[in-house]
Context: one part of a larger RNA
RNA sequence: GAGCGAACGCUGGCGGCGUGCCUAACACAUGCAAGUCGAGCGAGAAAGUCCCGGCAACGGGAUGAGUAAAGCGGCGAACGGGUGAGUAACGCGUGGGUUAUCUACCCUCUAGUCUGGGAUAACCUUCCGAAAGGGGGGCUAAUACCGGAUGAUGUCUUCUUGGGGCAUCCCAAGAAGAGCAAAGGGGGCGCCCGCAAGGGGCUCUCGCUGGAGGAGGAACCUGCGUCCGAUUAGCUAGUUGGUGAGGUAACGGCUCACCAAGGCGACGAUCGGUAGCCGGCCUGAGAGGGUGACCGGCCACACUGGGACUGAGAUACGGCCCAGACUCCUACGGGAGGCAGCAGUGGGGAAUCUUGCGCAAUGGGCGAAAGCCUGACGCAGCGACGCCGCGUGGGGGACGAAGGCCUUCGGGUUGUAAACCCCUGUCAGGCGGAACGAAUCUGACGGUACCUUCAAAGGAAGCACCGGCUAACUCCGUGCCAGCAGCCGCGGUAAUACGGAGGGUGCAAGCGUUGUUC
Repeated sequence: GAGCGAACGCUGGCGGCGUGCCUAACACAUGCAAGUCGAGCGAGAAAGUCCCGGCAACGGGAUGAGUAAAGCGGCGAACGGGUGAGUAACGCGUGGGUUAUCUACCCUCUAGUCUGGGAUAACCUUCCGAAAGGGGGGCUAAUACCGGAUGAUGUCUUCUUGGGGCAUCCCAAGAAGAGCAAAGGGGGCGCCCGCAAGGGGCUCUCGCUGGAGGAGGAACCUGCGUCCGAUUAGCUAGUUGGUGAGGUAACGGCUCACCAAGGCGACGAUCGGUAGCCGGCCUGAGAGGGUGACCGGCCACACUGGGACUGAGAUACGGCCCAGACUCCUACGGGAGGCAGCAGUGGGGAAUCUUGCGCAAUGGGCGAAAGCCUGACGCAGCGACGCCGCGUGGGGGACGAAGGCCUUCGGGUUGUAAACCCCUGUCAGGCGGAACGAAUCUGACGGUACCUUCAAAGGAAGCACCGGCUAACUCCGUGCCAGCAGCCGCGGUAAUACGGAGGGUGCAAGCGUUGUUC
């Protein structure tokens, strides 16, 4: 000098864009943050209103409404959002490999979607329980579940031929055998059956099943790179390798049985400390050094530890089970909970925000769609925390008012500064108008930005410094005191260095100080 997610002191007019718990991965009241589909399925309220009967109480019917709430089923909930605890590791970065792999939804192509069955929630009923919840009996549906059929270019086994590879082997073509699928929903129609409800047929559409390919995603392996300590020198028993088996989507000591005795290490193993990694960011002429807030990619975690289930995908933040600590409820038998989601509270701290508005846009989930959900997101609020822009007026105005300060008492200076005259109208303010963002409808922001017009210099300047480094000097007070100080150093009676004043210098809605990096 530059930088900062800063803090502190004094001061503070406006706007735009950013940004805001770096500490206790401390504990959390309350609300919200993941649902959706009635065009998969069965069932199905109430209040209110109207009508009828009735003196009334009340009863019946219609509507509310095939609505609400709930259930079965499907898809989603593995995304999105948070945090950085752990991790020195194939975790990350970069380059390769998989002849060792998986992939729901989406796209392309291809073949199919036949025929049966038994249940079970909801509901009714009964029992237990304070509750959370649970048990028994009875009924019912499906794109829920289970048989049978058909089925190959797919899977497995055997065989033949050809080709490829360093190898276990792999690829292509052909033959034989074995085992394996499915689900229906909706719209239209001038045809057929039926009294009708409905069914069939044709057609369109959304689905379903098998297969091949794609796209995107994921998994595994590997070369190289990735902090400090040798006052850590030896480490290792599933350890290193083999055979076989199990397991996995898949290779593999991944796991197990047996066999062998290996494997790593001064090119730093092991141990200890510290740390999420990167694109980037800061600095620097560069090389380098520092750093990893915001934004983007990857990883890890979700009260602590462990475990699996479901699923295409999790070992699953707002799922489950077990154990633990903590908090809460309890009828003492037993239960409930997890903000490192958005707000918000307490605590810690030098220190870090609103319990806001909206799904209008973008994106996501579900749905044929209408649409519903979305604290993702879009906005608004708070904080000079940062960057940028603007303003606090402009012109004229005395050989120069008053006051202040200094003085050699002549004067000098503050100083064109003020007053005064003329002018302008940024920002803020008042009246009026009024968007873009939205392809048909739809605007939270917002009566906002912006435009017109009105009034009026009116509402808007501070902070640090002035001994040298370093730009800016005098007076008074103080008297090695009180104090200053980044370094050198000032102060003991004339201090440009302390404190005040006048004046000056530098920055300016900021200015200084502290911390920290280069």
The part of an RNA shown here (small-subunit ribosomal RNA, 5' domain) has 518 nucleotides and comes from an uncultured prokaryote. It matches the Rfam family "Bacterial small subunit ribosomal RNA". The RNAcentral record of the full RNA draws on ENA. Model confidence (mean pLDDT): 86 of 100.